[in-house]
RNA sequence: GCGGGUGUUGUACAAUGGUAGUACUCCAGCCUUCCAAGCUGGCGGCGUGGGUUCGAUUCCCAUCACCCGCU
Numbered sequence: 001g002c003g004g005g006u007g008u009u010g011u012a013c014a015a016u017g018g019u020a021g022u023a024c025u026c027c028a029g030c031c032u033u034c035c036a037a038g039c040u041g042g043c044g045g046c047g048u049g050g051g052u053u054c055g056a057u058u059c060c061c062a063u064c065a066c067c068c069g070c071u
Base pairs, nucleotide, nucleotide: 001070002069003068004067005066006065007064010024011023012022013021018054026042027041028040029039030038047063048062049061050060051059
């Protein structure tokens, strides 16, 4: 330099155009003599900038970060 892949909450992952979910973590409550476990509820997220569309995590372009391959 060229090509490809991955970016979603504190962590690990889903969601292939129509209200962004799951588990753990965290917070509050219940339970318990206390802790742990268990039960209930809650907080918090689509890498960035454009485009297409009535509507974009999703499709297109560019860009950033990381990873892989080729030279």
Predicted 3D model of a 71-nucleotide RNA (transfer RNA) from an Oscillospiraceae bacterium.
Lineage of the source: Bacteria > Bacillota > Clostridia > Eubacteriales > Oscillospiraceae.
It matches the Rfam family "tRNA".
The prediction has a mean pLDDT of 81.